The RNA shown here (Bacterial RNase P class A) has 422 nucleotides and comes from a soil metagenome. The coordinates come from a structure-prediction model, not an experiment, and the mean pLDDT is 75. It matches the Rfam family "Bacterial RNase P class A". Rfam classes the family as a ribozyme. The sequence is in RNAcentral, with records from MGnify.
[in-house]
RNA sequence: GAGCUGGCCGGGCGGCCGCGGCGGGCCACGUGCCCGUCGAGGAAGGUCCGGACUCCGAAGGGCAGGGUGGUGGGCAACGCCCACCCAGGGUGACCUGCGGGACAGUGCCACAGAGAACAGACCGCCAACGGCCGUACGGUCCUUCGGGGCCGGACGGUACGGGCAAGGGUGAAACGGUGGUGUAAGAGACCACCAGCGUCCCGGGCAACCGGGGCGGCUCGGUAAACCCCACCCGGAGCAAGGCCAAGAGGGUCGGGAGCCACCACGGUGGCGACCGGCCUGCGCGGACGAUCGAGGGCUGCCCGCCCGAGUCCGCGGGUAGGCCGCACGAGGGCGCCGGCGACGGUGCUCCUAGAUGGAUGGCCGCCUCGGUCGCACCCUCGGGUGCGGCCGGACAGGAUCCGGCCUACAGGCCGGCUCGU
Repeated sequence: GAGCUGGCCGGGCGGCCGCGGCGGGCCACGUGCCCGUCGAGGAAGGUCCGGACUCCGAAGGGCAGGGUGGUGGGCAACGCCCACCCAGGGUGACCUGCGGGACAGUGCCACAGAGAACAGACCGCCAACGGCCGUACGGUCCUUCGGGGCCGGACGGUACGGGCAAGGGUGAAACGGUGGUGUAAGAGACCACCAGCGUCCCGGGCAACCGGGGCGGCUCGGUAAACCCCACCCGGAGCAAGGCCAAGAGGGUCGGGAGCCACCACGGUGGCGACCGGCCUGCGCGGACGAUCGAGGGCUGCCCGCCCGAGUCCGCGGGUAGGCCGCACGAGGGCGCCGGCGACGGUGCUCCUAGAUGGAUGGCCGCCUCGGUCGCACCCUCGGGUGCGGCCGGACAGGAUCCGGCCUACAGGCCGGCUCGU
RNA backbone atom coordinates (compact mmCIF):
# COMPACT_ATOMS: atom_id res chain seq x y z
C1' G A 1 0.00 0.00 0.00
C1' A A 2 -3.87 -3.57 -1.20
C1' G A 3 -7.19 -6.88 1.05
C1' C A 4 -9.78 -10.85 4.38
C1' U A 5 -12.34 -11.49 8.89
C1' G A 6 -14.52 -11.17 14.12
C1' G A 7 -16.76 -8.09 17.86
C1' C A 8 -18.95 -3.44 19.56
C1' C A 9 -21.21 1.59 19.62
C1' G A 10 -24.84 4.00 17.00
C1' G A 11 -24.51 10.93 20.11
C1' G A 12 -23.55 13.14 25.65
C1' C A 13 -24.91 16.84 29.58
C1' G A 14 -28.22 20.74 31.40
C1' G A 15 -32.85 23.84 31.31
C1' C A 16 -38.15 24.64 29.87
C1' C A 17 -42.74 22.59 27.93
C1' G A 18 -45.53 18.03 26.73
C1' C A 19 -47.10 12.29 26.81
C1' G A 20 -48.02 6.90 29.00
C1' G A 21 -47.52 3.27 33.39
C1' C A 22 -46.76 2.69 38.71
C1' G A 23 -46.37 4.63 43.91
C1' G A 24 -47.44 8.55 47.48
C1' G A 25 -49.92 13.15 49.00
C1' C A 26 -54.04 16.85 48.52
C1' C A 27 -58.95 18.45 47.15
C1' A A 28 -64.18 20.41 44.68
C1' C A 29 -63.50 12.88 44.71
C1' G A 30 -62.89 13.38 38.49
C1' U A 31 -57.68 8.78 37.60
C1' G A 32 -58.34 16.27 38.71
C1' C A 33 -53.71 18.57 40.56
C1' C A 34 -48.74 18.09 42.76
C1' C A 35 -44.28 15.13 43.93
C1' G A 36 -41.23 10.81 43.01
C1' U A 37 -39.91 6.91 39.72
C1' C A 38 -39.78 4.01 35.11
C1' G A 39 -40.53 4.52 29.83
C1' A A 40 -38.33 0.96 22.56
C1' G A 41 -34.16 -1.46 18.95
C1' G A 42 -29.80 -3.63 16.87
C1' A A 43 -32.76 -4.34 13.95
C1' A A 44 -38.56 -3.14 17.86
C1' G A 45 -39.08 -4.13 10.71
C1' G A 46 -40.44 -8.46 6.93
C1' U A 47 -43.93 -12.06 9.45
C1' C A 48 -39.96 -16.41 6.69
C1' C A 49 -38.82 -20.71 10.27
C1' G A 50 -38.84 -22.90 15.44
C1' G A 51 -40.99 -22.95 20.37
C1' A A 52 -43.62 -21.31 25.11
C1' C A 53 -48.76 -20.39 26.22
C1' U A 54 -54.27 -21.04 25.10
C1' C A 55 -58.43 -23.49 22.99
C1' C A 56 -60.48 -27.45 19.90
C1' G A 57 -63.03 -34.05 20.80
C1' A A 58 -59.47 -38.84 23.60
C1' A A 59 -56.10 -35.96 19.07
C1' G A 60 -55.54 -43.38 17.75
C1' G A 61 -54.23 -46.11 12.88
C1' G A 62 -53.70 -46.01 7.43
C1' C A 63 -53.59 -43.28 2.78
C1' A A 64 -52.87 -38.57 0.87
C1' G A 65 -50.25 -33.88 1.85
C1' G A 66 -46.22 -30.69 3.70
C1' G A 67 -41.16 -30.01 5.40
C1' U A 68 -35.93 -31.27 6.02
C1' G A 69 -31.48 -33.63 3.49
C1' G A 70 -22.75 -34.36 3.78
C1' U A 71 -20.95 -35.99 9.07
C1' G A 72 -20.61 -35.22 14.31
C1' G A 73 -22.18 -32.02 18.14
C1' G A 74 -25.13 -27.75 20.59
C1' C A 75 -30.17 -26.22 21.73
C1' A A 76 -36.69 -26.24 24.72
C1' A A 77 -36.98 -26.62 19.36
C1' C A 78 -35.56 -25.24 14.40
C1' G A 79 -34.81 -24.79 7.86
C1' C A 80 -30.70 -21.81 13.45
C1' C A 81 -25.55 -22.18 15.55
C1' C A 82 -20.45 -24.64 16.10
C1' A A 83 -16.55 -27.92 14.41
C1' C A 84 -15.15 -30.99 10.51
C1' C A 85 -15.61 -33.49 5.40
C1' C A 86 -16.38 -32.93 0.10
C1' A A 87 -16.89 -29.79 -4.44
C1' G A 88 -15.90 -24.97 -6.74
C1' G A 89 -13.26 -20.00 -6.63
C1' G A 90 -8.87 -17.11 -4.84
C1' U A 91 -1.24 -16.48 -4.87
C1' G A 92 -3.21 -16.07 0.16
C1' A A 93 -6.05 -14.63 4.65
C1' C A 94 -10.67 -16.58 3.22
C1' C A 95 -15.31 -17.06 0.47
C1' U A 96 -19.48 -19.86 -1.90
C1' G A 97 -22.68 -24.46 -1.96
C1' C A 98 -31.70 -26.21 -1.16
C1' G A 99 -24.34 -30.92 -0.43
C1' G A 100 -29.20 -38.09 0.02
C1' G A 101 -30.26 -41.31 -4.57
C1' A A 102 -29.58 -40.71 -11.96
C1' C A 103 -26.83 -49.31 -12.39
C1' A A 104 -35.68 -48.99 -9.33
C1' G A 105 -38.69 -46.80 -13.15
C1' U A 106 -40.69 -42.59 -16.20
C1' G A 107 -39.96 -37.84 -18.45
C1' C A 108 -36.94 -33.80 -20.45
C1' C A 109 -32.17 -32.01 -22.83
C1' A A 110 -33.95 -25.28 -26.12
C1' C A 111 -30.65 -23.04 -30.18
C1' A A 112 -26.88 -24.86 -33.21
C1' G A 113 -25.64 -29.46 -35.26
C1' A A 114 -25.35 -35.15 -39.64
C1' G A 115 -26.27 -37.02 -34.81
C1' A A 116 -28.53 -35.48 -27.71
C1' A A 117 -28.75 -41.63 -25.28
C1' C A 118 -28.00 -48.37 -25.74
C1' A A 119 -26.59 -41.85 -31.12
C1' G A 120 -24.77 -40.28 -35.81
C1' A A 121 -22.05 -39.52 -40.88
C1' C A 122 -21.96 -32.85 -43.03
C1' C A 123 -16.78 -32.00 -44.42
C1' G A 124 -13.24 -35.75 -44.34
C1' C A 125 -10.35 -40.76 -44.65
C1' C A 126 -10.26 -45.61 -47.39
C1' A A 127 -9.42 -48.33 -54.16
C1' A A 128 -9.27 -54.46 -49.33
C1' C A 129 -14.53 -56.08 -51.65
C1' G A 130 -18.61 -55.23 -55.53
C1' G A 131 -19.54 -51.82 -59.75
C1' C A 132 -17.82 -48.44 -63.67
C1' C A 133 -13.82 -46.33 -67.03
C1' G A 134 -9.03 -46.83 -69.38
C1' U A 135 -4.30 -49.40 -70.88
C1' A A 136 -1.45 -53.42 -72.47
C1' C A 137 -1.50 -58.84 -72.38
C1' G A 138 -3.62 -63.93 -72.70
C1' G A 139 -7.69 -67.20 -74.31
C1' U A 140 -11.87 -67.84 -77.57
C1' C A 141 -15.48 -66.57 -81.46
C1' C A 142 -16.75 -63.67 -85.87
C1' U A 143 -14.68 -61.07 -90.05
C1' U A 144 -15.73 -57.45 -95.75
C1' C A 145 -8.82 -58.92 -93.07
C1' G A 146 -9.23 -52.64 -91.49
C1' G A 147 -10.88 -54.76 -87.07
C1' G A 148 -14.81 -56.11 -83.59
C1' G A 149 -17.51 -59.05 -79.58
C1' C A 150 -17.08 -62.04 -75.11
C1' C A 151 -14.16 -64.05 -71.01
C1' G A 152 -9.87 -63.84 -67.66
C1' G A 153 -6.32 -62.06 -64.38
C1' A A 154 -2.69 -57.64 -63.97
C1' C A 155 -1.94 -52.34 -63.66
C1' G A 156 -3.91 -47.30 -63.37
C1' G A 157 -8.16 -44.28 -62.20
C1' U A 158 -13.09 -43.24 -60.01
C1' A A 159 -15.92 -42.45 -53.55
C1' C A 160 -21.40 -45.19 -57.24
C1' G A 161 -22.44 -49.20 -53.63
C1' G A 162 -19.74 -50.09 -49.36
C1' G A 163 -16.28 -49.53 -45.02
C1' C A 164 -14.44 -46.01 -40.98
C1' A A 165 -15.04 -42.57 -37.01
C1' A A 166 -8.69 -40.91 -36.56
C1' G A 167 -9.03 -35.39 -37.89
C1' G A 168 -12.32 -30.85 -38.86
C1' G A 169 -16.96 -28.51 -37.68
C1' U A 170 -21.75 -27.69 -34.01
C1' G A 171 -22.81 -27.47 -28.96
C1' A A 172 -23.24 -26.47 -21.94
C1' A A 173 -22.59 -31.64 -23.08
C1' A A 174 -20.67 -35.83 -28.99
C1' C A 175 -19.98 -42.51 -25.75
C1' G A 176 -12.28 -41.85 -21.84
C1' G A 177 -6.65 -39.51 -22.51
C1' U A 178 -1.41 -40.36 -24.39
C1' G A 179 1.76 -43.66 -27.05
C1' G A 180 2.13 -48.16 -29.79
C1' U A 181 0.44 -52.70 -32.46
C1' G A 182 -2.81 -53.36 -36.29
C1' U A 183 -5.43 -51.96 -40.98
C1' A A 184 -7.31 -50.44 -47.45
C1' A A 185 -8.52 -46.65 -43.96
C1' G A 186 -9.72 -47.10 -38.98
C1' A A 187 -11.57 -48.26 -34.19
C1' G A 188 -10.45 -50.76 -26.22
C1' A A 189 -10.11 -54.40 -32.02
C1' C A 190 -5.48 -55.48 -29.05
C1' C A 191 -1.26 -53.80 -25.61
C1' A A 192 1.32 -50.38 -21.86
C1' C A 193 0.63 -46.24 -18.64
C1' C A 194 -2.92 -42.67 -16.68
C1' A A 195 -7.97 -41.00 -15.30
C1' G A 196 -12.76 -42.81 -14.00
C1' C A 197 -16.38 -46.85 -12.40
C1' G A 198 -17.49 -51.38 -9.64
C1' U A 199 -15.76 -54.76 -6.01
C1' C A 200 -12.45 -56.83 -2.15
C1' C A 201 -8.60 -56.02 1.49
C1' C A 202 -5.20 -53.09 4.78
C1' G A 203 -4.23 -48.50 7.71
C1' G A 204 -6.24 -43.68 10.02
C1' G A 205 -10.89 -41.25 11.79
C1' C A 206 -16.94 -41.66 16.42
C1' A A 207 -18.50 -40.46 11.37
C1' A A 208 -18.80 -37.86 6.65
C1' C A 209 -14.23 -39.20 4.50
C1' C A 210 -8.84 -39.75 3.59
C1' G A 211 -4.26 -42.76 2.21
C1' G A 212 -2.47 -47.44 -0.02
C1' G A 213 -2.90 -52.23 -2.58
C1' G A 214 -5.31 -56.33 -5.51
C1' C A 215 -9.01 -57.90 -9.09
C1' G A 216 -12.73 -56.99 -12.95
C1' G A 217 -15.17 -55.78 -17.49
C1' C A 218 -13.26 -51.98 -20.74
C1' U A 219 -15.89 -46.20 -20.21
C1' C A 220 -21.55 -47.18 -18.63
C1' G A 221 -23.82 -38.28 -20.38
C1' G A 222 -26.64 -34.47 -17.68
C1' U A 223 -31.09 -33.07 -15.01
C1' A A 224 -34.40 -35.01 -8.73
C1' A A 225 -35.41 -25.92 -6.57
C1' A A 226 -39.00 -32.74 -12.99
C1' C A 227 -42.16 -36.87 -11.41
C1' C A 228 -40.24 -40.39 -8.30
C1' C A 229 -37.32 -43.51 -4.48
C1' C A 230 -34.96 -43.54 0.56
C1' A A 231 -34.36 -41.71 5.76
C1' C A 232 -36.28 -38.51 9.55
C1' C A 233 -40.00 -34.89 11.30
C1' C A 234 -45.13 -32.73 11.21
C1' G A 235 -52.99 -32.87 14.47
C1' G A 236 -55.38 -27.93 13.67
C1' A A 237 -56.18 -22.86 14.89
C1' G A 238 -54.04 -18.79 16.93
C1' C A 239 -53.63 -13.28 22.33
C1' A A 240 -59.05 -10.94 17.34
C1' A A 241 -56.01 -17.59 21.45
C1' G A 242 -58.84 -17.98 25.91
C1' G A 243 -61.46 -16.47 30.61
C1' C A 244 -64.57 -12.99 33.53
C1' C A 245 -68.22 -8.65 34.24
C1' A A 246 -73.12 -11.62 32.41
C1' A A 247 -78.41 -11.90 34.80
C1' G A 248 -82.52 -12.34 31.20
C1' A A 249 -87.28 -11.25 27.51
C1' G A 250 -85.88 -7.62 28.79
C1' G A 251 -81.21 -5.99 30.15
C1' G A 252 -76.07 -4.30 29.46
C1' U A 253 -72.68 -0.82 27.25
C1' C A 254 -70.78 3.56 24.34
C1' G A 255 -71.68 8.51 22.35
C1' G A 256 -74.83 12.88 22.26
C1' G A 257 -78.25 15.35 25.30
C1' A A 258 -83.36 19.29 26.89
C1' G A 259 -83.72 19.70 31.98
C1' C A 260 -82.94 19.04 37.43
C1' C A 261 -79.62 18.77 41.71
C1' A A 262 -75.00 19.20 44.56
C1' C A 263 -70.04 21.32 45.45
C1' C A 264 -66.67 25.40 44.57
C1' A A 265 -60.84 28.28 44.92
C1' C A 266 -66.59 31.79 41.15
C1' G A 267 -62.46 30.04 36.60
C1' G A 268 -65.47 25.75 36.83
C1' U A 269 -66.35 20.44 38.57
C1' G A 270 -69.52 16.32 39.46
C1' G A 271 -74.26 13.40 39.83
C1' C A 272 -79.21 12.09 37.98
C1' G A 273 -81.39 12.26 33.45
C1' A A 274 -86.75 12.39 29.47
C1' C A 275 -85.22 11.61 24.55
C1' C A 276 -82.00 10.36 20.09
C1' G A 277 -78.26 7.30 17.82
C1' G A 278 -74.46 3.10 17.57
C1' C A 279 -73.35 -1.79 19.47
C1' C A 280 -73.65 -6.55 22.31
C1' U A 281 -76.41 -10.61 24.46
C1' G A 282 -80.65 -12.14 22.46
C1' C A 283 -83.20 -12.46 17.71
C1' G A 284 -87.03 -12.32 13.15
C1' C A 285 -89.00 -14.86 8.48
C1' G A 286 -89.15 -19.11 5.04
C1' G A 287 -87.86 -24.25 3.85
C1' A A 288 -85.87 -29.46 4.72
C1' C A 289 -84.74 -33.71 7.87
C1' G A 290 -85.19 -36.10 12.68
C1' A A 291 -85.29 -40.16 19.07
C1' U A 292 -81.72 -45.62 19.30
C1' C A 293 -83.73 -48.98 12.76
C1' G A 294 -81.39 -41.94 15.36
C1' A A 295 -81.26 -36.26 11.75
C1' G A 296 -76.90 -34.15 12.52
C1' G A 297 -72.15 -32.84 14.70
C1' G A 298 -66.97 -33.72 16.27
C1' C A 299 -59.88 -34.01 13.51
C1' U A 300 -60.49 -29.60 9.59
C1' G A 301 -58.46 -33.80 2.31
C1' C A 302 -60.27 -39.20 2.41
C1' C A 303 -61.11 -44.05 4.92
C1' C A 304 -61.33 -46.88 9.47
C1' G A 305 -61.86 -46.61 14.58
C1' C A 306 -63.86 -43.65 18.58
C1' C A 307 -67.03 -39.87 20.95
C1' C A 308 -71.34 -36.51 21.51
C1' G A 309 -76.28 -36.55 20.32
C1' A A 310 -82.32 -33.92 20.51
C1' G A 311 -82.71 -30.97 17.94
C1' U A 312 -79.99 -30.06 13.47
C1' C A 313 -79.14 -28.05 8.58
C1' C A 314 -79.94 -24.48 4.46
C1' G A 315 -81.40 -19.61 2.57
C1' C A 316 -82.67 -14.47 3.62
C1' G A 317 -82.63 -10.12 7.15
C1' G A 318 -79.57 -7.82 10.93
C1' G A 319 -74.58 -7.81 12.95
C1' U A 320 -69.00 -8.13 14.77
C1' A A 321 -69.83 -3.24 20.81
C1' G A 322 -67.70 -1.66 26.15
C1' G A 323 -64.60 -2.81 30.54
C1' C A 324 -61.18 -6.20 33.35
C1' C A 325 -57.80 -10.36 33.21
C1' G A 326 -54.49 -12.99 30.02
C1' C A 327 -49.86 -8.99 30.19
C1' A A 328 -44.69 -8.42 31.77
C1' C A 329 -39.81 -12.93 36.81
C1' G A 330 -38.34 -14.85 31.94
C1' A A 331 -35.39 -21.34 27.93
C1' G A 332 -34.24 -13.24 31.52
C1' G A 333 -29.84 -9.48 31.81
C1' G A 334 -24.69 -8.27 33.88
C1' C A 335 -19.94 -9.81 36.13
C1' G A 336 -16.65 -13.78 37.75
C1' C A 337 -14.91 -19.01 38.03
C1' C A 338 -14.84 -24.15 35.97
C1' G A 339 -15.40 -27.74 31.59
C1' G A 340 -15.27 -27.65 26.09
C1' C A 341 -11.29 -26.18 19.75
C1' G A 342 -16.19 -24.05 19.50
C1' A A 343 -21.56 -23.47 19.50
C1' C A 344 -22.68 -24.14 24.53
C1' G A 345 -23.12 -26.22 29.49
C1' G A 346 -22.44 -25.95 34.96
C1' U A 347 -21.96 -22.78 39.12
C1' G A 348 -21.49 -18.24 42.57
C1' C A 349 -22.84 -13.15 43.28
C1' U A 350 -25.94 -9.37 41.61
C1' C A 351 -30.10 -6.54 38.89
C1' C A 352 -35.73 -5.93 38.03
C1' U A 353 -35.86 -2.97 33.29
C1' A A 354 -42.16 -0.29 28.78
C1' G A 355 -47.12 -2.32 28.94
C1' A A 356 -50.04 1.63 25.20
C1' U A 357 -55.26 0.07 22.95
C1' G A 358 -57.38 6.42 17.63
C1' G A 359 -52.28 3.20 20.35
C1' A A 360 -47.45 7.10 25.21
C1' U A 361 -41.22 7.83 24.98
C1' G A 362 -41.67 14.04 21.59
C1' G A 363 -40.46 19.43 20.75
C1' C A 364 -37.43 23.95 21.61
C1' C A 365 -32.87 26.27 23.50
C1' G A 366 -27.66 26.30 25.31
C1' C A 367 -22.86 23.84 25.80
C1' C A 368 -19.95 19.72 24.22
C1' U A 369 -18.86 15.79 20.60
C1' C A 370 -18.41 13.66 15.45
C1' G A 371 -18.40 14.60 10.05
C1' G A 372 -18.42 18.02 5.81
C1' U A 373 -17.49 22.91 3.89
C1' C A 374 -15.84 28.13 3.87
C1' G A 375 -12.73 32.18 5.85
C1' C A 376 -8.36 33.84 8.68
C1' A A 377 -3.58 32.87 11.14
C1' C A 378 0.78 29.72 11.73
C1' C A 379 3.91 25.57 10.21
C1' C A 380 5.51 23.42 5.75
C1' U A 381 8.85 18.16 2.63
C1' C A 382 3.92 22.52 -1.83
C1' G A 383 0.93 18.20 -0.77
C1' G A 384 -1.11 18.84 3.47
C1' G A 385 -1.22 19.54 8.94
C1' U A 386 -2.60 22.44 13.40
C1' G A 387 -5.51 26.33 15.86
C1' C A 388 -9.73 29.80 15.94
C1' G A 389 -14.43 31.33 13.96
C1' G A 390 -19.03 30.94 10.68
C1' C A 391 -22.61 27.67 8.24
C1' C A 392 -24.76 22.81 7.34
C1' G A 393 -25.58 17.79 8.76
C1' G A 394 -25.83 13.18 12.45
C1' A A 395 -28.67 7.51 9.53
C1' C A 396 -32.16 3.09 9.30
C1' A A 397 -36.29 3.07 11.83
C1' G A 398 -40.40 2.45 16.52
C1' G A 399 -43.08 -2.28 20.80
C1' A A 400 -48.58 -4.52 20.74
C1' U A 401 -48.69 -12.09 24.22
C1' C A 402 -43.60 -13.55 24.93
C1' C A 403 -38.97 -15.96 23.54
C1' G A 404 -34.83 -18.31 20.07
C1' G A 405 -33.27 -17.56 14.99
C1' C A 406 -33.00 -16.08 9.76
C1' C A 407 -33.43 -12.23 6.19
C1' U A 408 -33.65 -7.17 4.95
C1' A A 409 -32.52 -1.53 6.07
C1' C A 410 -28.67 1.59 8.32
C1' A A 411 -25.25 8.46 8.37
C1' G A 412 -21.00 7.86 11.01
C1' G A 413 -17.46 5.67 14.31
C1' C A 414 -14.36 2.31 17.71
C1' C A 415 -11.46 -2.20 18.98
C1' G A 416 -9.05 -6.95 17.75
C1' G A 417 -6.97 -10.98 14.63
C1' C A 418 -4.94 -12.49 9.89
C1' U A 419 -3.07 -12.52 4.50
C1' C A 420 -0.40 -10.68 0.13
C1' G A 421 3.17 -7.14 -2.12
C1' U A 422 7.29 -3.75 -1.31